[in-house]
RNA sequence: CAUCUAGAGGGGUGGAGGGACUGGCCCGUAGAAGCCCCGGCAACCGCCCCGGACCUUGGUCCGGGAGAGGUGCCAACUCCAGCAGGUAGCGGUUGAGGACCUGGAAGAUG
Numbered sequence: 001c002a003u004c005u006a007g008a009g010g011g012g013u014g015g016a017g018g019g020a021c022u023g024g025c026c027c028g029u030a031g032a033a034g035c036c037c038c039g040g041c042a043a044c045c046g047c048c049c050c051g052g053a054c055c056u057u058g059g060u061c062c063g064g065g066a067g068a069g070g071u072g073c074c075a076a077c078u079c080c081a082g083c084a085g086g087u088a089g090c091g092g093u094u095g096a097g098g099a100c101c102u103g104g105a106a107g108a109u110g
Stems, first nucleotide, its partner, number of pairs: 001110004009038005017027003021082004039074003044070002048065008078106001083103005090097001
């Protein structure tokens, strides 16, 4: 700096955790994390092809395609919220909070 509402799981091993953090809510002994194998998704990097623009003619940029390489990913929108602003209204004194929208923060990947 870009992207994050799409997409894609089986086996072996292992044996109680996991979803970043906090709260919530979920997943998990009908087997969590980790590790291994195989498979898949996607198209960030790389490679190749097509079209266009620019220029110091070989590159740069934009758009599209391909997917044998390097990463990444394969429950739930980044699972939801957390901070700020806004919208419509619900609730009601045992308690007061909840819904939606926009932006931000944090995080993840390149």

This is a predicted structure of a 110-nucleotide RNA (SAM riboswitch aptamer (S box leader)) from a soil metagenome. Its mean pLDDT, the model's own confidence on a scale to 100, is 81.